[in-house]
Molecule: Bacterial RNase P class A
Organism: uncultured Rhizomicrobium sp.
RNA sequence: AGAUGGCCGGAUGGCCGCGGCGCUUCGCAAGAAGCGUCGAGGAAAGUCCGGGCUCCACGGAAACACGGUGCCGGAUAACGUCCGGCGGGGGCGACCCCAGGGAUAGCGCCACAGAAAUGACACCGCCUACCGGCCUAAAGCCGCGGCAAGGUUGAAAUGGUGCGGUAAGAGCGCACCGCGACUCUGGCAACAGAGGUGGCAAGGCAAGCCCCACCGGGAGCAAGACCAAAUAGGGACGGCACGUAAUCCGUUUCCGGAUAGCCGUCCGGGUAGGUCGCGUGAAGCGGCAGGCAACUGCCGUUCCAGAGGAAUGGCCAUACAGCUUGCUUAAGUCGGCAGGCGGACAGAACCCGGCUUACAGGCCAUCU
Numbered sequence: 001a002g003a004u005g006g007c008c009g010g011a012u013g014g015c016c017g018c019g020g021c022g023c024u025u026c027g028c029a030a031g032a033a034g035c036g037u038c039g040a041g042g043a044a045a046g047u048c049c050g051g052g053c054u055c056c057a058c059g060g061a062a063a064c065a066c067g068g069u070g071c072c073g074g075a076u077a078a079c080g081u082c083c084g085g086c087g088g089g090g091g092c093g094a095c096c097c098c099a100g101g102g103a104u105a106g107c108g109c110c111a112c113a114g115a116a117a118u119g120a121c122a123c124c125g126c127c128u129a130c131c132g133g134c135c136u137a138a139a140g141c142c143g144c145g146g147c148a149a150g151g152u153u154g155a156a157a158u159g160g161u162g163c164g165g166u167a168a169g170a171g172c173g174c175a176c177c178g179c180g181a182c183u184c185u186g187g188c189a190a191c192a193g194a195g196g197u198g199g200c201a202a203g204g205c206a207a208g209c210c211c212c213a214c215c216g217g218g219a220g221c222a223a224g225a226c227c228a229a230a231u232a233g234g235g236a237c238g239g240c241a242c243g244u245a246a247u248c249c250g251u252u253u254c255c256g257g258a259u260a261g262c263c264g265u266c267c268g269g270g271u272a273g274g275u276c277g278c279g280u281g282a283a284g285c286g287g288c289a290g291g292c293a294a295c296u297g298c299c300g301u302u303c304c305a306g307a308g309g310a311a312u313g314g315c316c317a318u319a320c321a322g323c324u325u326g327c328u329u330a331a332g333u334c335g336g337c338a339g340g341c342g343g344a345c346a347g348a349a350c351c352c353g354g355c356u357u358a359c360a361g362g363c364c365a366u367c368u
Base pairs, nucleotide, nucleotide: 001368002367003366004365005364006363007362008361011318012317013316014315015314016313018039019038020037021036022035023034024033025032026031041345045356046355048354049353050352051351052350053220054219055218056217066216067215068214069213070212071085072084073083074082075081086100087098088097089096090095101211102210106209107208108205109204110203123151124150125147126146127145131143132142133141134140159177160176161175162174163173164172178200179198180197182195183194184193185192186191224276225275226274227273234267235266236265237264238263239262240261246259247258248257249256250255283302284301285300286299287298288297289296290295320343322341323340324339325338326337327336328335
C1' cells in the first nucleotide's frame, strides 16, 4: 500500500418524562399514587426469495398448461441462500468475478460494413500444368478453367505455426499446438491427466422460441377464533288499537279469517366494542464432541419489548473518539497548550431463515 473475515456502532452519572408487567396503599367502583422490573436494529428498512402459522379449495395419482430454478457434491424446515470443489475470466499477489444444462431435436435471428454471415463465399488477387483455338513449333495471346496463400469488411470469415508439396494452391502430406469421439487412470461427481486415433467433420445467439431435469394449490395476522351493546331491520308469542273503512281469501250478500299500527317479552344473524391469536422460540449465551466448512448433536444456563397508528424520549454535567482554528517550529509530520464544533444509517407492529440496499467513525485476526 492492499486482500479477506469477524466485531462494535457512542460511554458514565443526575433530573424530568413515556409504554408493558408485578406488588403495596387508598378508593364502593372507575381509577389514582408509590415501589420494583423490562423496554428496538445490524440493518427493525425494501417486501425480493424461502418457511412456520391460519383460513379457503381439493377423493388419489398422472399428464397438459403456467411460473420458477439450472456446473458438481454437501448443509438446511426450506430457499433463487450458505459451504466445499470444478470450469472460464481478471489481478505481480493475497484474492475477486461468472444468468455456468442443451446449438448433430426442430424453428428463428446474426444490424452496419463486407465478395461472402451458414446450403458459407469470390471483390481485389494468385495460376495457365492439363484441354481447345491462333501459330510449323517454342514463347506469347485468347478460351475452357484451377485456387483460396495474401489484401479488404466485421463482434464473428470454417483450425494455428512451420516444413514439404504444387502451375498456383489446399490437412494434400508431415511435426508441434488446438479440437472431436474412443480407451485407460484418478475422483461420489462436475472434471482432470495420459495414450494412441480422426485430417478437422463442429461459426455465434437458448437474459429468442424451444428441449431436458427438478420444484411449485390460492390468499394472507385487515389470516383467523371467541364474547357481544345501542339503533335499524328479521322471526315467535302475548297484549292494546278494533270504530269502521281498505285490500285479500273462502262463494255475490251475510258471516268468518288474514294483513297493515303501537307496546312488551324472547330468539337468531350482523355492526361498534372487547378478548385471544401475541412471543419458550427451527430462541440467545457458554462448554464439549463431529465435520475442511456451511452446519449438526449433547450438556449447562437465561427469559430478553409487545400494541393499539404505535412507548423506547428530553435536558444538564463529565471525560473519550473525531473534525477544526490559533500559538509553539525555519517549514512539514508528530507532539504540547488554548479555544470552538460535535456523534452515521435509521425506528419493532404475527414470527423465523436469507438476499439486497443505507451507514460517520472505530477495533481485532489472518494473509499479500